[in-house]
RNA sequence: GCCGGAGUAGCUCAGCGGUAGAGCAGUGGUUUUGUAAACCAUUGGUCGGGGGUUCGAUCCCUCUCUCCGGCU
Numbered sequence: 001g002c003c004g005g006a007g008u009a010g011c012u013c014a015g016c017g018g019u020a021g022a023g024c025a026g027u028g029g030u031u032u033u034g035u036a037a038a039c040c041a042u043u044g045g046u047c048g049g050g051g052g053u054u055c056g057a058u059c060c061c062u063c064u065c066u067c068c069g070g071c072u
Base pairs, nucleotide, nucleotide: 001071002070003069004068005067006066007065010024011023012022013021018055026042027041028040029039030038048064049063050062051061052060
């Protein structure tokens, strides 16, 4: 330099153009002599960044940043 993959909640990951979700973690509660576990409730997001297409973009196009793999 070329090709491919990944980037979404604190972490691991879903999300076939129509108001962004789960598990774990966090917080509160129930239970317990107490802790853990269990159960109930709940907080948390500039969807890596810019621009474009569209009535509408995490999703499509484009440029760019970071990481991983391959080729040279």
The RNA shown here (transfer RNA) has 72 nucleotides and comes from a Candidatus Kerfeldbacteria bacterium. Its Rfam family is "tRNA". By type it is a transfer RNA. Lineage of the source: Bacteria > Bacteria candidate phyla > Candidatus Kerfeldiibacteriota.